Source information
This is a predicted structure of a 347-nucleotide part of an RNA (small-subunit ribosomal RNA, central domain) from a wastewater metagenome. The full RNA is in RNAcentral, with records from SILVA. It matches the Rfam family "Bacterial small subunit ribosomal RNA".
Context: one part of a larger RNA
RNA sequence: UUGGGCGUAAAGGGCAUCUAGGCGGUCAAUCAAGUCGAAGGUGAAAACUUGUGGCUCAACCAUAAGCUUGCCUACGAAACUGAUUAACUAGAGUACUGGAGAGGUGGACGGAACUACACGAGUAGAGGUGAAAUUCGUAGAUAUGUGUAGGAAUGCCGAUGAUGAAGAUAGUUCACUGGACAGAAACUGACGCUGAAGUGCGAAAGCUAGGGGAGCAAACAGGAUUAGAUACCCUGGUAGUCCUAGCUGUAAACGAUGAUCACUGGGUGUGGGCAGGAAGACUGUCUGUGCCGAAGCUAACGCGAUAAGUGAUCCGCCUGGGGAGUACGACCGCAAGGUUGAAACUC
Numbered sequence: 001u002u003g004g005g006c007g008u009a010a011a012g013g014g015c016a017u018c019u020a021g022g023c024g025g026u027c028a029a030u031c032a033a034g035u036c037g038a039a040g041g042u043g044a045a046a047a048c049u050u051g052u053g054g055c056u057c058a059a060c061c062a063u064a065a066g067c068u069u070g071c072c073u074a075c076g077a078a079a080c081u082g083a084u085u086a087a088c089u090a091g092a093g094u095a096c097u098g099g100a101g102a103g104g105u106g107g108a109c110g111g112a113a114c115u116a117c118a119c120g121a122g123u124a125g126a127g128g129u130g131a132a133a134u135u136c137g138u139a140g141a142u143a144u145g146u147g148u149a150g151g152a153a154u155g156c157c158g159a160u161g162a163u164g165a166a167g168a169u170a171g172u173u174c175a176c177u178g179g180a181c182a183g184a185a186a187c188u189g190a191c192g193c194u195g196a197a198g199u200g201c202g203a204a205a206g207c208u209a210g211g212g213g214a215g216c217a218a219a220c221a222g223g224a225u226u227a228g229a230u231a232c233c234c235u236g237g238u239a240g241u242c243c244u245a246g247c248u249g250u251a252a253a254c255g256a257u258g259a260u261c262a263c264u265g266g267g268u269g270u271g272g273g274c275a276g277g278a279a280g281a282c283u284g285u286c287u288g289u290g291c292c293g294a295a296g297c298u299a300a301c302g303c304g305a306u307a308a309g310u311g312a313u314c315c316g317c318c319u320g321g322g323g324a325g326u327a328c329g330a331c332c333g334c335a336a337g338g339u340u341g342a343a344a345c346u347c
Base pairs, nucleotide, nucleotide: 003319004318005317006316007301008300012315014201015200016199017198021194022193023192025088026087028085029084030083031082033081034080035077036076037075039073040072041071042070048066049065050064051063052062053061054060091191092188093187094186096183097182098181103177104176105175106174107173108172109171110154114150115149116148117147118146119145120144125136126135162169163168206247207246208245209244210243211242215241216240220236221235222234223233258314259313260312261311262310263309266292267291268290269289270288271287272286273285274284275283276282296303297302320347321346322345329340330339331338332337
């Protein structure tokens, strides 16, 4: 609790969708709820303010008026908000045409590499390191050739590139499927924006059940190093990493920057359209994605039409450090734990 803020000082929800709510384009008419005007009623007394008076004054007391910013009643106004009705097309959407894309799901197929096994050929080392050793090898290893099998990942192209709401997405191809963009302007006629709750999605690790297991590799074992070495280095190696069906719901889930709309000098790259031009250079325009910068903003760094500029609407969040994202309670979870979230005390 007003205010001031949220890129880096505390602070943007991980992302979307939607309910309530809040806010909402142009034109006309009507109503009069909000709004405004004036009138009446009420607004206890005391207190308070002003005038007058009473105690010799004052405090105090009495009296009159004001105040009581509110509520009620009927009347009036109709610009704005609202309600109803009628209309519009600039917002939003539908239909049409076109090209772009690692967007999603499922299937099929490919090559390189790796490992294992089999066979050939071949002989004494190989491997590894700063140097070594553990390790493998005369029961024939390493290097080399052929074949078979297996699992995982998809080199170059490749990019400051593309797509997606975010997490994320990359061999080729097929099927199904979501969205965005451009162009035209046919249709609907404000149908919009935001969004507490709710619901869905959500990297990695982890959990449950069943498969799979090449490489890599927590744990673990051994060899080194060292004063020690529960590490860094080396040799091995199990969960896991992969698939299917569920659970978990968190990340520096980052642009550390919520969503939407409008406005505000330029320059230079690049992805996708369209128009002019000749199919060119180039110019214009729409939509993404980068860099540099006028004004402006900022404590500075920096931001600068992809704003952190200038305004508007709605949501989330912050309010000294530690204690603490802890305790307790509640809800969720198989568990691990998650969400919500204090205080004492202390500086």